[in-house]
Molecule: RNase P RNA; transfer RNA
Organism: Pseudomonadales bacterium
RNA sequence: GGAGUCGGCCAGGCGUUCGCGGGCCGGGCGCGCAAGCGCCUCGGCACGAGGAAAGUCCGGGCUCCACAGGACAGGGCGCCAGGUAACGCCUGGGGGGCGCGAGCCCACGGAAAGUGCAACAGAGAGCAGACCGCCUACGUCGCGCCUGCGAGGGCGCGGCCGGCAAGGGUGAAAGGGUGCGGUAAGAGCGCACCGCACGCGUGGUAACACGGCGUGGCUAGGUAAACCCCGCCUGGAGCAAGGCCAAAUAGGGAUCCCAUGGUGUGGUCCGCACCGGAUCCGGGUAGGCCGCUGGAGGCCUGCGGUGACGCAGGUCCUAGAUGAAUGAACGCCGGACGGCUUCGGCCGUCGCACAGAACCCGGCUUAUCGGCCGACUCCUCCA
RNA sequence: GGGCCGUUAGCUCAGUCGGUAGAGCAGCUGGCUUUUAACCAGUUUGUCGUGCGUUCGAUUCGCACACGGCCCACCA
Numbered sequence: 001g002g003a004g005u006c007g008g009c010c011a012g013g014c015g016u017u018c019g020c021g022g023g024c025c026g027g028g029c030g031c032g033c034a035a036g037c038g039c040c041u042c043g044g045c046a047c048g049a050g051g052a053a054a055g056u057c058c059g060g061g062c063u064c065c066a067c068a069g070g071a072c073a074g075g076g077c078g079c080c081a082g083g084u085a086a087c088g089c090c091u092g093g094g095g096g097g098c099g100c101g102a103g104c105c106c107a108c109g110g111a112a113a114g115u116g117c118a119a120c121a122g123a124g125a126g127c128a129g130a131c132c133g134c135c136u137a138c139g140u141c142g143c144g145c146c147u148g149c150g151a152g153g154g155c156g157c158g159g160c161c162g163g164c165a166a167g168g169g170u171g172a173a174a175g176g177g178u179g180c181g182g183u184a185a186g187a188g189c190g191c192a193c194c195g196c197a198c199g200c201g202u203g204g205u206a207a208c209a210c211g212g213c214g215u216g217g218c219u220a221g222g223u224a225a226a227c228c229c230c231g232c233c234u235g236g237a238g239c240a241a242g243g244c245c246a247a248a249u250a251g252g253g254a255u256c257c258c259a260u261g262g263u264g265u266g267g268u269c270c271g272c273a274c275c276g277g278a279u280c281c282g283g284g285u286a287g288g289c290c291g292c293u294g295g296a297g298g299c300c301u302g303c304g305g306u307g308a309c310g311c312a313g314g315u316c317c318u319a320g321a322u323g324a325a326u327g328a329a330c331g332c333c334g335g336a337c338g339g340c341u342u343c344g345g346c347c348g349u350c351g352c353a354c355a356g357a358a359c360c361c362g363g364c365u366u367a368u369c370g371g372c373c374g375a376c377u378c379c380u381c382c383a
Numbered sequence: 384g385g386g387c388c389g390u391u392a393g394c395u396c397a398g399u400c401g402g403u404a405g406a407g408c409a410g411c412u413g414g415c416u417u418u419u420a421a422c423c424a425g426u427u428u429g430u431c432g433u434g435c436g437u438u439c440g441a442u443u444c445g446c447a448c449a450c451g452g453c454c455c456a457c458c459a
Stems, first nucleotide, its partner, number of pairs: 001379010012333007020048002023045004027040005050354001054365002057363005062238004069270004074234005079093005094108001095106004109229002114227002116223002131168002133164003139160009176194006195218001196216005201210003242290004252281006261275004283458003297316008334352001335350006384455007393408004402439001410426005432448005
């Protein structure tokens, strides 16, 4: 200098003016005995979107249903250990794969419990099979040659009955690999090495590892994001939850269930509580308050831990709307894009990535112009 | 804000233990007819919303995303 990996952070900056939202202080007016409450052509003060506020994919808090209780069904998760309020998240480790490397990726329990599936091709697709091929040792038939007086014998070729699974071929997949021996030809048939399985031992909390030992010729194929089995977790609903106040109406009608019943939150049974309930039609109000924002909260320091994280101390808090505020204009600087250039710059465009709180948190996933910082890897060059 | 569905031919819809996807209408061609319609015969039509994965193989199974649609207030 180039190429790359991982982690963290920012999300144009400063200023002026006008507006919007809720809050606090003050003023005016109204109600009220008062405390206080309400309203505003009123004034002042500070504050006012995010890393994803998103998708609603997981997990919790909170609220109601019985302080959610038992069984089954259903659903979810799935190497090991830890973290956590909890998780399908995170951290560390193991195993597998990719990369020269820093590093990255993995839904990674069980296929020797059972059932199912594998189209087409192929001889054979699941305790498999013989199309081409290889063999003639055994049995048998035919032909030719040789030999023999003859019975017969020998050799060769071909067929049948057979043997084989090494090679070819099919397929996504064909029941270990290499070599030597062996054989008629072959084959774990035998042996050596490698691989595999099982048992023991050693190390490790464990997953697991072992170039430790022994046994077994090797059986046990793939698929569980197929049914299933094993282990663990799991009641349902959601702030339009739920509570209070106010206002208004026809406290109505139809169908169905109804005491071995029905309902009480969403599969069934039991249990507990209650005595009516479900669906549709019709009627009324669509106003206010609480829940509603200070919380598993942020930052700094110290300690423990490899780390996620925990503990202690200090410090700081800054949205709570409900047709729903967080905006608009201008100036300077920065940026991006386009054009011109006398390479000094000049002009124009864009207010400038993705995007917009709605009960609150922890995650994951997805979208995202550009930039900064730190750690590390590889290549090349120079000293 | 919350909950739940759907996406297959131009249109409306089928498609189950995963094996190369159909029906009706529409379209095109030919026939019949003086001509059109109707009728008859034949025929074409798919990235199965998109991407990644599991599998030998995906419309189907899993995940992520995109688009479209439906429902949910209170009182008696």